The RNA shown here (Glycine riboswitch aptamer) has 82 nucleotides and comes from Rothia koreensis.
RNA sequence: CACUGCGGGAGAGCCUCGGCUGGUCCGAGCGCCGAAGGAGCAAACCCUCCCCGGGAAACUCUCAGGCCAAUGAACCGUAGUG
Numbered sequence: 001c002a003c004u005g006c007g008g009g010a011g012a013g014c015c016u017c018g019g020c021u022g023g024u025c026c027g028a029g030c031g032c033c034g035a036a037g038g039a040g041c042a043a044a045c046c047c048u049c050c051c052c053g054g055g056a057a058a059c060u061c062u063c064a065g066g067c068c069a070a071u072g073a074a075c076c077g078u079a080g081u082g
Stems, first nucleotide, its partner, number of pairs: 001082008013030001015029005031067003037063001038061003045053001
């Protein structure tokens, strides 16, 4: 550093309509969220006459994902493996 197990872990309509086997279902419509993933950008830095290059996020975008719950979830702690 990577992976796995355990614990903690936010935000946003359980809106409307239709289907129907009544649900963790399917479709459509609009409204919203950012902490899977993805994408974008600063300075330092490098080269140089210039251009170019490089350059992070919890910032920004919302493609994806999510908006009762479940699941997932960045991040933190801990154990193990390579």
Its mean pLDDT, the model's own confidence on a scale to 100, is 78.